[in-house]
Molecule: small-subunit ribosomal RNA
Organism: metagenome
């Protein structure tokens, strides 16, 4: 500190995901040991047992217990019975129970935190200072005794065996008793309260301190004599109560709340103020700085995480508030409305005789439930602490400590050394050589942590003594023995290989992976990482600067409200004093303590612990400063505004008026079409249009000027005039004196449609009606037309209301142009120059920006103030609220879904975009194709089979340069074979073998047999008989052979196509962030990216070109099988001979052509024109040559080869059919239709090639295909070999012909074992269709087309009318590029990159998934209004009851004060009933919305997208 994902690629905007840390954590796999922590996060849902607050006899009386003592009795063993002691206690009485534990439901503040205040308060015990006192009586109450029956000697005994009621819980009368329980009196201030008068201090009701008087008010003892406790009072401290002020979630789809509310006055209540309460009186309070309502939520210290600001979060440990089954409520008390107190009501639960009673784990344990999950119904009060006591000492589930969980932090081991001739085995891999695993292991030596056994006790205990629930140092034995696993290995991301599998089964955080060679999935070796742990899952920060304070945007990525006016609120010019609110700086005091951080210290270390500092950025007192902001005085004038003078405008409102077009009436000519379109109809016209004139009528808009020219805030404003009115700008020796910006809300204004009412209506024209187009055409053109546009009134409130660019001030380079004002210059004035101002444009520094682009009219550089944005889509929708008559406006979620959406620019590709070139690309111009017959391939149909492949160009007379059999392919039938027809290597056999002959049986192959010893049969030894060995070839077996099987979508390699088109690129250089760009453009030129000038850019390479071959002309040299001119010979004739080396020729080697000369044109170039020379002239002609690349083009059936398949078969062999089939399409081609011709006869002129299983003359035989037969020839010598069209006669004369030959018979030839399916050839004979061929298409630019023939390959033979070459004849047009094709260059648009055979939107069909509406149904919260009214306070009443006190009395009692108790107001909890209200679930049907390889209709969008 960053990385992946949007593109063919790049920048930017953005989101999505990922590496890091951490959890009170759950899940999987695994698991040795100790230490310290931690451990119901769900159902504040219920809960079985056991335990958590008890304790004092030194407060009290009693009771029972055990007692020595004394006295009685005695059976001497005792027994009662009683004061003493001593112990237990149930009951009075006192502290305690308001702590200590728990839990976080409620509560947005009666809460918490920080700071201050009570001049408004209280305070038991613990703890500290002080005064003062404690006197004299009374009268009950618990406990205790009785209650039924009997005896009695009246003292008591004994029985039922617990006595009324009642099942329990409990409960009643009487009688008597004690205190530190209660009660009355006294005493009594420094205390309270009430008057009076005074000092001192506060901002202040007032507080202190002195003071006089009057009222009121106390008490308790115990004890072992040491103590200690009681009563009144004053103070501290601690500790509580109330106030007040920041601060403390989310919603505005909660904007207006409030009636005891706000104050006040009197009274009541409280420890205290106080609307707390109540009667009255005022009408006030609170809120946009967010009240009031909803929904969530205890709160802080801290915790996590982050560089930090933050952001999340409040488990343990501490502090505070709450709450104790839900709601009420008071009582005691010092304190409470009290978790293990009481009363009530509700739900629940338990007992139960149905009459009633009981209960409250949110203490510790522990249960069932609930749930991914969270322990033991353990030990102790040893230590710490807390109640109680005056102690012993009780009690303590607080706490100590142990169990249970790897739940986390920490820490230790699970061995250490050695140990390989390059390294066992066993697994993987492999190129079969080898490598990995691996010094790991074995081996062989040592060591003893831990764990295990044993043994001894230090410490934890607190200065002498006791006290350990736990916990356990130390110390000895044994033994290497007991102790490794999880994730992961495609990138990010450390880490590869095999084999399985075949969009299958899976993976997967993100991008993605898997459809036969998967580093992605599953298993194995191997390998990373991390370890008693490793991974997944959650959740929180963090990377995210993705909410932006630090630290983000807002012309085009998400964003600037349509505009303007303004209230609040924010911000404000110069200069001077004052002040001290902010600031600053110093200082008080606070910020608990744990934590974090430093440091120093105990546990062996660490974790964890002690101690000590620092920090705690906060608020806080108080001094100080005075620069800045604020306030508060006084001035200024630059900023604003006023004032005068001037100017320019389609600024704005109403009234009038004007032409010109148009339509429409009435007339007047005229006489047939008009109008409309790409063509055409529809529509108007003989009832007279269209077109022409005249005269009226009417509504709407205002040419020309006019102009990136002006005006307004925007919307928006255009004939003229007149009135009214608003804004501006310009100049001036005027004035005020900060009056200013900005603006949430709010108010006004706001095109076009559209709404309402009233007009008006010429044209134009949604909706409509026709006619066109078109598969359709509800449209795009066309011919009518409603509403509406028009005008007033009045809503609407929108627009791509755009500069997509909020409003204001200042700064920062120019340069031009325009509008409208001005100032100087010149005596004047014009035209001019020279400056400033204000508005409108262009162009450009520097800066900005993702780029494009801005750029004094900012998007630069700063300021103030608003509005807005936070991924795509759902949705600008849904609901709720407003506003609107309505259409709709504003205001705005979610759920689900996707991993991108999306800017800008760059390179391709495309366009029914543009420009500039080329091409037989069209045009000009010859001659076909497409009609006919055949030939041939082809589809397609048939078939046992009709083998395969090739498919627009660039399949289709193509593989095939030869299908009868072979060929040929398992394409069919049939037969037959299995180490094979072919390689090689092991092996058995034995001489068995080759070679020849023959049977049998078959279609053949081939199976089965016989024979014959005639030939051949390696190498070694040899006695020459044979032995041995075992090539060769056979033969048995076994690796293996063999595939024209399959994938060209694994491949090579070939090859076709753009295309013989001019383009592909590279090095440096420079621009650009950057993919790129330049360079290669641009002007010329050229067949060329050829050249040449220009030039940031200079060079370079693949290609063009050229080198090669061939062709056209000449020269030299050769001169035979060509030649044959001049010399000779010699034929009827013939280079036939001699001989020539002249010619042609033949083939070697030169030579010639390069824009080299002239002229012109053009930039002094490059090249182009025209000439001249030349056989040839600007590439002479033609051929080989084929750049990066593209088509997943073709070929696995030429060959080569990965995988897969198949192995008695998809291999081999073999007979035979078949590839030739024919209702028909199509494609190349033959022959034709004829007189520029057909036939006949006779006549000339070639060039290539081929030729021995071969070419074959000369001669004979056939009409003739051919046959006989063979001369010469491996060939410039022989042959093939005749060329033919041509040329001359001559016949036929426009006809289905002396045209054309198909088809058929007949007869023949010829090759080949074989001419049936299925060959050619010939002769006779027959004589079909066909008279120039529709759409629509092909070739060709000269020795070409056309036409004429001739030759090869292959090939026995031929289906050849193909193909590939020779040549002979020989032309027409075209000096253009509008158009169709195709191509190259530039440029432009783009939503295309698989690249227009692109992309894509919409409705319908299915299928799913949330969601909203719905007539209702069910629930839930919070209020309101009635009725009901428990248990309590307060309050009234009062024919019961009643100890103290005080009055009477006849001592009995009567009153009177208090009380109790019943009744009764007020408040009230719950119930109930009822309207409304808000929120949730649910629902027939119903509306849209996302998703989903391959539905269906059309083709709206991206190119001018075909109508932008």
């Nucleotide at each position: 500190a960053g990385a992946g994902u949007u593109u063919g690629a790049u920048c930017c905007u953005g989101g999505c995901u990922c590496a890091g840390a951490a959890c009170g954590a759950a899940c999987g796999c695994u698991g040795a040991c100790g230490g310290c922590g931690u451990g119901g996060c769900u159902a504040a849902g219920a809960c079985a047992u056991g335990c958590a607050a008890g304790u004092c006899g030194c407060a009290c009386g009693a009771a029972c217990u055990a007692g020595u003592g004394a006295a009685c009795c005695u059976u001497c063993g005792g027994g009662a019975u009683u004061a003493a002691u001593a112990g237990u206690u149930a009951g009075u009485g006192g502290c305690g129970a308001a702590a200590g534990g728990g839990u976080g439901a409620g509560u947005a503040a009666u809460g918490u935190a920080u700071a201050g205040g009570c001049a408004a308060c209280g305070u038991a015990c613990c703890c500290c200072c002080g005064g003062a006192c404690a006197c004299u009586g009374g009268g009950a109450u618990a406990g205790c005794u009785g209650c039924g029956g009997g005896c009695u000697u009246c003292g008591g005994c004994c029985c039922u065996u617990u006595a009324g009621c009642g099942a329990a819980a409990g409960u009643g009368c009487a009688g008597g008793u004690a205190a530190u329980a209660c009660c009355a009196g006294a005493u009594g201030a420094u205390g309270u309260c009430u008057c009076g008068a005074g000092a001192a201090c506060g901002a202040a009701u007032g507080u202190u301190c002195a003071u006089g008087a009057g009222a009121c008010c106390a008490a308790a003892g115990g004890u072992c004599c040491g103590c200690u406790g009681g009563u009144c009072u004053g103070g501290g401290a601690g500790c509580g109560g109330c106030c007040u002020a920041u601060a403390u979630c989310g919603u505005a789809u909660c904007a207006g709340c409030u009636u005891g509310u706000u104050g006040g006055u009197g009274a009541g209540g409280u420890a205290a103020c106080g609307g707390c309460u109540u009667a009255c009186c005022a009408a006030g309070g609170c809120a946009a700085c967010g009240a009031c309502g909803c929904g969530u939520a205890c709160c802080g210290g801290g915790a996590c995480u982050g560089a930090g600001a933050g952001g999340u979060u409040g488990a343990c440990c501490c502090g505070g508030c709450a709450c104790a089954u839900c709601g009420g409520g008071a009582c005691u008390g010092a304190g409470a409305c009290a978790c293990u107190g009481c009363c009530c009501g509700g739900a629940c639960c338990u007992c139960c005789a149905c009459g009633g009673a009981g209960g409250g784990c949110u203490g510790c344990a522990g249960u069932a439930a609930c749930g991914a999950a969270u322990a033991u119904u353990g030990c102790g009060c040893a230590a710490u602490g807390g109640a109680c006591g005056g102690a012993a000492g009780u009690c303590u589930g607080a706490c100590g400590c142990a169990g249970c969980g790897a739940c986390g932090c920490c820490g230790u081991g699970u061995g250490u050394a050695g140990g390989a001739u390059u390294g066992a085995a066993g697994c993987c891999c492999c190129u079969c050589g080898g490598g990995g695993u691996g010094u790991a292991a074995a081996c062989u030596a040592c060591u003893g942590u831990u764990a295990g056994g044993g043994u001894u006790a230090a410490g934890g205990a607190a200065g002498a003594u006791c006290u350990g629930a736990c916990c356990u140092a130390g110390c000895c034995c044994a033994a290497a023995g007991a102790a490794a696993g999880c994730a992961c290995c495609g990138g990010c991301u450390a880490a590869c290989u095999u084999c399985g599998u075949g969009c299958c089964a899976g993976c997967a955080g993100c991008c993605g992976c898997g459809g036969u060679a998967a580093u992605a999935c599953g298993a194995a070796g191997g390998g990373u990482g991390c370890a008693a742990g490793c991974g997944u899952u959650g959740u929180u920060c963090g990377g995210a600067a993705u909410u932006a304070c630090u630290g983000g945007g807002c012309u085009u990525a998400a964003a600037g409200c349509g505009c303007a006016c303004g209230c609040a609120g924010g911000c404000g010019g110069a200069a001077a004093a004052g002040c001290a609110a902010g600031u600053g700086u110093c200082u008080u005091g606070u910020g608990a303590a744990a934590g974090c951080c430093c440091c120093c210290g105990g546990c062996u270390c660490a974790a964890c612990c002690g101690g000590g500092g620092a920090a705690u950025u906060g608020c806080u007192c108080g001094g100080c400063a005075a620069a800045c902001u604020a306030c508060u005085u006084u001035u200024c004038u630059u900023g604003a505004g006023g004032c005068a003078g001037g100017c320019a405008g389609g600024g704005g409102u109403g009234c009038a008026u004007g032409g010109a077009a148009c339509u429409c009436u009435a007339g007047g000519u005229g006489g047939a079409g008009c109008g409309g379109u790409g063509g055409a109809a529809u529509g108007c016209g003989u009832a007279g249009a269209u077109a022409u004139c005249u005269a009226g009528a009417g509504g709407a808009a205002c040419g020309c000027c006019c102009g990136c020219g002006g005006a307004g805030a925007a919307a928006u404003c255009g004939g003229u005039g007149c009135a009214c009115u608003g804004g501006g700008c310009c100049u001036g020796u005027u004035c005020u004196g900060a009056c200013g910006c900005u603006g949430a809300g709010g108010u006004g204004c706001g095109a076009a449609a559209g709404c309402a009412u009233g007009g008006g209506u010429a044209g134009c024209g949604a909706a409509c009606g026709g006619g066109a187009u078109u598969a359709g055409a509800u449209a795009c053109c066309c011919c009518g037309g409603u509403a509406g546009u028009c005008c007033a009134u009045g809503c609407c409130g929108u627009a791509a209301a755009c500069g997509a660019u909020g409003u204001c001030u200042a700064c920062u380079a120019g340069g031009u142009c325009g509008u409208g004002g001005u100032g100087g210059u010149u005596c004047u004035a014009a035209c001019g120059c020279c400056g400033g101002c204000a508005c409108g444009g262009c162009c450009g520094a520097a800066g900005c920006a993702a780029a494009a682009g801005u750029g004094u009219u900012a998007a630069g550089u700063a300021g103030a103030c608003c509005g807005c944005c936070u991924g795509g889509g759902g949705a600008g929708u849904a609901c709720g609220g407003u506003c609107g008559c309505a259409a709709g406006g504003c205001u705005a979620a979610a759920a689900c879904u996707c991993a991108a959406a999306g800017g800008a620019a760059u390179u391709g590709a495309c366009g029914g975009g543009g420009g500039c070139u080329c091409a037989c690309a069209c045009a000009a111009g010859c001659g076909g194709u497409g009609g006919a017959g055949c030939a041939u391939g082809u589809g397609g149909c048939u078939u046992a089979a009709u083998u395969c492949g090739a498919a627009u160009c660039a399949a289709c007379g193509c593989g095939a340069a030869g299908a009868a059999c072979c060929u040929u392919a398992u394409c069919c039938u049939g037969g037959g074979u299995u180490u094979g027809a072919c390689a090689u290597g092991c092996u058995u056999g034995g001489a068995u073998g080759c070679c020849c002959u023959c049977u049998g049986u078959g279609a053949a192959a081939g199976c089965a047999g016989a024979g014959u010893a005639a030939g051949c049969u390696g190498c070694c030894c040899u006695u020459c008989g044979g032995g041995g060995u075992g090539a060769a070839a056979c033969u048995u077996g076994c690796a293996c052979a063999g595939g024209u099987g399959c994938u060209g979508c694994a491949u090579g390699g070939c090859u076709g196509u753009c295309a013989u088109c001019a383009g592909c690129u590279c090095g440096u250089g420079u621009c650009g962030u950057g993919a790129g760009a330049u360079g290669u453009c641009g002007g010329g030129u050229u067949a060329a990216g050829u050249c040449c000038c220009u030039u940031a850019a200079c060079g370079a390479g693949c290609g063009a070109a050229a080198c090669c071959c061939u062709u056209a002309u000449c020269g030299u040299u050769a001169g035979u099988u060509g030649c044959c001119a001049g010399c000779g010979c010699g034929u009827u004739a013939u280079g036939g001979c001699g001989g020539g080396a002249a010619c042609u020729c033949u083939a070697g080697c030169g030579a010639g052509a390069c824009u080299g000369c002239c002229g012109g044109u053009g930039u002094u170039a490059a090249a182009c024109c025209g000439g001249a020379g030349g056989a040839a002239g600007g590439c002479g002609g033609g051929g080989a040559u084929g750049a990066c690349g593209u088509c997943a083009a073709g070929u696995c059936c030429u060959c080569a080869u990965g995988g897969c398949c198949u192995u008695u078969a998809u291999g081999c062999c073999c007979a035979g059919g078949g590839c030739u089939g024919c209702a028909c399409a199509c494609g190349u081609g033959c022959u034709a239709c004829a007189a520029u011709g057909g036939g006949a006869u006779g006549g000339a002129c070639a060039a290539u090639c081929c030729g021995a299983a071969g070419c074959a003359a000369u001669a004979c035989c056939g009409c003739g295909a051919g046959g006989u037969g063979g001369a010469g020839c491996a060939a410039a010598u022989c042959g093939g070999u005749a060329a033919a069209a041509c040329c001359a006669u001559u016949c036929c004369u426009c006809a289905g012909u002396u045209c054309g030959g198909a088809u058929u018979g007949u007869a023949g030839g010829c090759u080949g074992c074989a001419a049936c399916u299925c060959g050619c050839c010939u002769a006779c004979a027959u004589g079909a269709a066909g008279u120039u061929g529709g759409a629509a298409u092909c070739g060709c630019u000269a020795g070409u087309a056309a036409u004429c023939g001739g030759a090869g390959a292959u090939c026995a033979g031929c289906u050849a009318u193909g193909c590939u070459c020779c040549g002979g004849u020989g032309a027409a047009u075209a000096u253009g590029u509008u158009c169709c094709u195709g191509a190259g260059c530039c440029u432009u648009g783009u939503a295309c990159a698989c690249a227009c055979c692109g992309c894509c939107c919409g409705u319908c069909a299915a299928g799913u998934c949330a969601c909203g509406g719905a007539a209702g149904c069910c629930g839930g919260g919070a209020g309101c209004a009635c009725c009901u009214g428990a248990a309590g306070u307060c309050g009234g009443g009062u024919a019961g009851c009643u100890a103290a006190c005080c009055u009477u009395u006849u001592a009995u009692u009567a009153g009177g004060g208090a009380g109790c108790g019943c009744c009764u107001g007020c408040c009230u909890a719950u119930g109930g009933u009822g309207a409304a209200u808000c929120u949730g679930g649910u629902g027939a049907c119903u509306g849209g919305g996302g998703c989903u390889a391959a539905g269906u209709c059309g083709u709206a969008a991206c190119a001018a997208g075909g109508u932008a």